The RNA shown here (transfer RNA) has 72 nucleotides and comes from Patescibacteria group bacterium UBA7435. The coordinates come from a structure-prediction model, not an experiment, and the mean pLDDT is 82. The organism belongs to Bacteria candidate phyla, within Bacteria. It was read from a public genome assembly.

RNA sequence: GGUCCCAUCGUCUAAUGGUUAGGACGCUAGGUUUUCAUCCUAGAAAUCGGAGUUCGAUUCUCCGUGGGAUCA
Numbered sequence: 001g002g003u004c005c006c007a008u009c010g011u012c013u014a015a016u017g018g019u020u021a022g023g024a025c026g027c028u029a030g031g032u033u034u035u036c037a038u039c040c041u042a043g044a045a046a047u048c049g050g051a052g053u054u055c056g057a058u059u060c061u062c063c064g065u066g067g068g069a070u071c072a
Stems, first nucleotide, its partner, number of pairs: 001071007010025004018055001027043005048064005
């Protein structure tokens, strides 16, 4: 340098173009417990950037950024 793949809460991971963007772990608060742990309940927390298509984009297209695989 060519080709291909990936980017979503703190981490991991879902989401046929119409979802309140869901779940697990973690965190916070409350309950339980003499206390801690366990367990139960509740809560906060996310779509890499820009442009395009569309009535509507996390999803499709293009460019960029970062990461990875492969061929040299």